RNA sequence: CCAGGGGGCUGGGCAGCCGCGGCAUUUCGAUGUCGAGGAAAGUCCGGGCUCCACGAAACGAGGGUGGCGGGUAACGCCCGCCAGAGGCAACUCUAGGGAAAGUGCCACAGAGAGCAUACCGCCGAUGGCCGGCCACGUACCGGAACAGGCAAGGGUGAAAGGGUGCGGUAAGAGCGCACCGGGGCUUCGGCAACGCGGCCCGCAUGGCAAACCCCACCCGGAGCAAGGCCGAAUAGGGGCGGCGCGCCGGCUCGUCCGGCAGGGGUGUUUCGCCCCUGGCCUUCGCGCUGCGACCGCCCGGGUUGGCUGCUCGAGCCGUGGAGCGAUCCACGGCCCAGACGAAUGGCUGCCGCCGCAGAUACGGUCCGCCUGUCGGAUACCGUCUGCGGAUACAGAACCCGGCUUACAGGCCCCCUGGCACC
Numbered sequence: 001c002c003a004g005g006g007g008g009c010u011g012g013g014c015a016g017c018c019g020c021g022g023c024a025u026u027u028c029g030a031u032g033u034c035g036a037g038g039a040a041a042g043u044c045c046g047g048g049c050u051c052c053a054c055g056a057a058a059c060g061a062g063g064g065u066g067g068c069g070g071g072u073a074a075c076g077c078c079c080g081c082c083a084g085a086g087g088c089a090a091c092u093c094u095a096g097g098g099a100a101a102g103u104g105c106c107a108c109a110g111a112g113a114g115c116a117u118a119c120c121g122c123c124g125a126u127g128g129c130c131g132g133c134c135a136c137g138u139a140c141c142g143g144a145a146c147a148g149g150c151a152a153g154g155g156u157g158a159a160a161g162g163g164u165g166c167g168g169u170a171a172g173a174g175c176g177c178a179c180c181g182g183g184g185c186u187u188c189g190g191c192a193a194c195g196c197g198g199c200c201c202g203c204a205u206g207g208c209a210a211a212c213c214c215c216a217c218c219c220g221g222a223g224c225a226a227g228g229c230c231g232a233a234u235a236g237g238g239g240c241g242g243c244g245c246g247c248c249g250g251c252u253c254g255u256c257c258g259g260c261a262g263g264g265g266u267g268u269u270u271c272g273c274c275c276c277u278g279g280c281c282u283u284c285g286c287g288c289u290g291c292g293a294c295c296g297c298c299c300g301g302g303u304u305g306g307c308u309g310c311u312c313g314a315g316c317c318g319u320g321g322a323g324c325g326a327u328c329c330a331c332g333g334c335c336c337a338g339a340c341g342a343a344u345g346g347c348u349g350c351c352g353c354c355g356c357a358g359a360u361a362c363g364g365u366c367c368g369c370c371u372g373u374c375g376g377a378u379a380c381c382g383u384c385u386g387c388g389g390a391u392a393c394a395g396a397a398c399c400c401g402g403c404u405u406a407c408a409g410g411c412c413c414c415c416u417g418g419c420a421c422c
Stems, first nucleotide, its partner, number of pairs: 001418010012351007020035006037393001041404002044402005049223004062219005067081005082096001083094004097214002102212002104208003119154002121150003126147002129143004162180006181203001182201005188195002227308004237299006243292003246260005251254001261277006278289003281285001315334008353389007362382003365377004369372001
């Protein structure tokens, strides 16, 4: 320098003016102070907190997690390790328990897809068939491929009952052997997953559990619109007490009409308007019961609304220590939004970033030899000036720990491979 791998950070700065929300002070004019994020997002996982249910625990249903060890309040998160896969490597990825408990599935193709199969093919030793050896034949030679044998090769498929080689055979085959793979037992190392080795077994059980299922472990439900407090006016509901529960007439005989009287409400008075005027009895009493427009007192529910929950917390920063690390411990310092038709913004100037144009031989860069405070070349970089441009994703709503997703531009650290030079 080129190509690549891993990790972290940032997300414009300063000033002036105008404005917004909370809090404090206030002489009510104002002043002071604080005011979004790394994801505030998706609401996926885990908790705190609150209410409901429940004696405790266990079992069942349902859901989730799944190599081993550690971290944590907890987790499906994080760290370290193991195994497998990919990469020359740095490193990355893995839904990574059980297929010898059972059930199920394995499309298409193919002869055969699960207690395997035989389409092409190979063989045909053996038993037959045909022919030959002058004749015969149970011996020999040859032929075809009837019975039969085989699974090496071809072909199908994601997958065909270990792989390669040698031997062996009629042809073949773990049939025999060597190596590789696999299974069982085991020494040693490791907390463990697992690893190194030894002995035995020719190999005996294909894949799928993100199919049912089995095993181990975890989980009560709802959520700040949780929950708590206050609470009118008006109109309902309930209880207790007060007060009232008459007379005459008419007819069409009624929950009728008219008049008078009493009581109550409304109304400033008059004048008016509206409502009420039941039953029972050996006892006729304001005795019992019932009803009622109305009045008084008390209780309860509840609409709109207000307050609270509410932001000091598994908090943030620094230093030191333990640990490979996640993380933990000690000390010191700090207070950092709390809105609710929902604040956290706008304008200007300067700086910063990017692009273009111009200037400059001052620095870098390149060349030369007289080797130095040297000479020359060059506008590529720096420097200066001007003009123009960009500034992402998004945005608290009870709080916290994670995961995932989005993000203009910029910066830093570590590592791997290659090339060149020393």